Transfer RNA from a Candidatus Woesearchaeota archaeon, 74 nucleotides, folded computationally. RNAcentral holds the sequence, with entries from ENA.
RNA sequence: GCCUCUGUAGUCUAGCCUGGAUAGGACACGACCCUCCGGAGGUCGUAACCCGGGUUCGAAUCCCGGCGGAGGCA
Numbered sequence: 001g002c003c004u005c006u007g008u009a010g011u012c013u014a015g016c017c018u019g020g021a022u023a024g025g026a027c028a029c030g031a032c033c034c035u036c037c038g039g040a041g042g043u044c045g046u047a048a049c050c051c052g053g054g055u056u057c058g059a060a061u062c063c064c065g066g067c068g069g070a071g072g073c074a
Stems, first nucleotide, its partner, number of pairs: 001073007010027004020057001029045005050066005
């Protein structure tokens, strides 16, 4: 330099191909219930689509560019 894959809460991840309702789940964290206390269990809550642009009534999803990561070729 070229090619492929990839980026979603503190962590892991579903959804992306085939655009549509408040972006779902687990762990973690916080509050409360329970308990003599703690743990376990239960209820509720906080927190995320890498960045910019485009298409569209509507973009996590499609298109373009950029950035980061992984792999391959040279």